Description: This is a predicted structure of an 88-nucleotide RNA (c-di-GMP-I riboswitch aptamer) from Desulfitobacterium chlororespirans DSM 11544. The model forms 95% of the base pairs in the Rfam consensus.
RNA sequence: AUUCGACAAUAGCAAACCUGGCGAAAGCCAGGGACGCAAAGCUAUGGGUCUUCCUGGAUAUACUCCUGAUGAUCGCCAAGCUACCGAA
Numbered sequence: 001a002u003u004c005g006a007c008a009a010u011a012g013c014a015a016a017c018c019u020g021g022c023g024a025a026a027g028c029c030a031g032g033g034a035c036g037c038a039a040a041g042c043u044a045u046g047g048g049u050c051u052u053c054c055u056g057g058a059u060a061u062a063c064u065c066c067u068g069a070u071g072a073u074c075g076c077c078a079a080g081c082u083a084c085c086g087a088a
Base pairs, nucleotide, nucleotide: 004086005085012037013036017032018031019030020029021028022027035075041081042080043079045078046077047076048073049072050071054068056066057065058064
């Protein structure tokens, strides 16, 4: 240095849920809260998943159905970049 990840140390993040705010929604932000996380740090590049204000279509004209991300998710996976510690 690389790989790897200990019932080690030091620090870190924070699911569900609750409150407030934003958004059409998915979801996001702040505070509380901890299920978990060795990249649960960053980037939507590929795949997946979620959503449909809006587009196009259908007809039963409705708070309807179908269709499509440009929206969302990095705590779904892959890829790229970066990083603390050091037992085996």

The organism belongs to Desulfitobacterium chlororespirans, within Bacteria.
Rfam family: c-di-GMP-I riboswitch aptamer. Rfam links the family to the GO term cyclic-di-GMP binding.